The RNA shown here (transfer RNA) has 73 nucleotides and comes from a Candidatus Peribacteria bacterium. The sequence was found in a public genome assembly. Model confidence (mean pLDDT): 81 of 100. NCBI's taxonomy places the organism under Bacteria, Bacteria candidate phyla, Candidatus Peregrinibacteriota, Candidatus Peribacteria. Its Rfam family is "tRNA". The family's RNA type in Rfam is transfer RNA. Gene Ontology term of the family: triplet codon-amino acid adaptor activity.

């Protein structure tokens, strides 16, 4: 210095033809259970790494930028 690849909820991760973001986990409550443990419910959650730019509209496309990671020199 060049190529790639990956950043989305406390964690891990999906959403990859552009239509307004989800699951599991965790956390609070509540039910069942003599209790624990387990199991069900309802809740709580996120300016989608960070500008800007296209578009009626962007996690998604495009530019710049910051982190990690790998490959080349």
């Nucleotide at each position: 210095c060049g190529g790639g690849g990956c950043g989305u909820a406390g964690u891990u991760c999906a959403g990859u033809u552009g239509g307004u973001a989800g699951a599991a986990u965790g956390c609070a409550c509540g039910g069942c259970u003599g209790g624990g443990g387990g199991c069900c419910g309802u809740g709580u959650g996120g300016u989608c790494g960070c500008u800007g730019g296209u578009u009626c509209g962007a996690g998604u496309c495009c530019a710049g930028u910051c982190g990690c990671c790998c490959c080349g020199a």